[in-house]
RNA sequence: GCCGAGGUGGCGAAAUUGGUAGACGCGCAUGACUAAGGAUCAUGUGGAGAAAUCCUUGCAGGUUCGAUUCCUGUCCUCGGCA
Numbered sequence: 001g002c003c004g005a006g007g008u009g010g011c012g013a014a015a016u017u018g019g020u021a022g023a024c025g026c027g028c029a030u031g032a033c034u035a036a037g038g039a040u041c042a043u044g045u046g047g048a049g050a051a052a053u054c055c056u057u058g059c060a061g062g063u064u065c066g067a068u069u070c071c072u073g074u075c076c077u078c079g080g081c082a
Stems, first nucleotide, its partner, number of pairs: 001081007010026003019065001027045006046055003058074005
């Protein structure tokens, strides 16, 4: 340099004829239980904000009523070729 795969909440990881983003697991918070822990159980848990509301799929654009998904550029990681 060329080809391929990938980047999504704190972590892992889903979601594709384009149609509620974050299912599920872990972790965390509060509570129950306990002498206190662990285990277990219940509820909650992306960010900003007092709220209304706004923002969020590496980054920047484009197409579209609507984009994690399609298109362009770009950064990073892994694999292959030279």
Transfer RNA from a Candidatus Beckwithbacteria bacterium, 82 nucleotides, folded computationally. It was read from a public genome assembly. Lineage of the source: Bacteria > Bacteria candidate phyla > Candidatus Beckwithiibacteriota. It matches the Rfam family "tRNA". Rfam's curators write: Transfer RNA (tRNA) molecules are approximately 80 nucleotides in length. Rfam classes the family as a transfer RNA.